About this RNA
A computed fold for a 102-nucleotide RNA from Cytobacillus horneckiae, annotated as SAM riboswitch aptamer (S box leader). Its Rfam family is "SAM riboswitch aptamer (S box leader)". Rfam's curators write: The SAM riboswitch is found upstream of a number of genes which code for proteins involved in methionine or cysteine biosynthesis in Gram-positive bacteria. Lineage of the source: Bacteria > Bacillota > Bacilli > Bacillaceae > Cytobacillus. Its mean pLDDT, the model's own confidence on a scale to 100, is 87.
RNA sequence: UUCUUAUCAAGAGAGGUGGAGGGACUGGCCCUUUGAAGCCUCGGCAACAGACUUAACUGAACUGUGCCAAUUCCAGCAAGCGUAAUGCUUGAAAGAUAAGAA
Numbered sequence: 001u002u003c004u005u006a007u008c009a010a011g012a013g014a015g016g017u018g019g020a021g022g023g024a025c026u027g028g029c030c031c032u033u034u035g036a037a038g039c040c041u042c043g044g045c046a047a048c049a050g051a052c053u054u055a056a057c058u059g060a061a062c063u064g065u066g067c068c069a070a071u072u073c074c075a076g077c078a079a080g081c082g083u084a085a086u087g088c089u090u091g092a093a094a095g096a097u098a099a100g101a102a
Base pairs, nucleotide, nucleotide: 001102002101003100004099005098006097007096008095013042014041015040016039017038021031022030023029025076026075027074028073043068044067045066048064049063050062052059072094077091078090079089080088081087
């Protein structure tokens, strides 16, 4: 990098450094000099895998990851329903994370 499977409506931030961006992409809409990204420290959430535990996916949170604005922030394609118009629902696609495989 590609493929397969599972999940994505819940949850969880302070300090230091840094100095203008960030929220994948496109459009929208947001966040941001009352300090963005990145990096460091400490803290927290969750429970995918391993280990532990249990009669039991029962518990727990040691290890490997992940995560800590907004539903994956909303939409992007298709179908159904509906409005004067904005819209609503479902399924894909795309993306993210984990585990396995090539």